c-di-GMP-I riboswitch aptamer from a Campylobacteraceae bacterium, 79 nucleotides, folded computationally. The model forms 91% of the base pairs in the Rfam consensus. NCBI's taxonomy places the organism under Bacteria, Pseudomonadati, Epsilonproteobacteria, Campylobacterales, Campylobacteraceae. The prediction has a mean pLDDT of 84.

[in-house]
RNA sequence: UAUUGAAAAAGCCAAACCUAUCGCGAGGUAGGGACGGAAAGCCACGGGACUCCACUCUGGAGUUAGCCGGGUUACCAAU
Numbered sequence: 001u002a003u004u005g006a007a008a009a010a011g012c013c014a015a016a017c018c019u020a021u022c023g024c025g026a027g028g029u030a031g032g033g034a035c036g037g038a039a040a041g042c043c044a045c046g047g048g049a050c051u052c053c054a055c056u057c058u059g060g061a062g063u064u065a066g067c068c069g070g071g072u073u074a075c076c077a078a079u
Stems, first nucleotide, its partner, number of pairs: 002079004012037002017032006035066001041072003045069003048064006
């Protein structure tokens, strides 16, 4: 450096749900809480799903990274 893996060790993140709050909404943020995760770190580039607007066709704006793929960074161990 590459690949594989989480058996060990050190750790890390945090689903649903509840409370508060922001948003037209999907959903976000903070606290509690753990279903799970070897990138459940980051990025809306491609696809999917979802929301709003318009609607003759078509389209536009957004959400989701814990839907899939991709890009990029990374602890430990083995080869």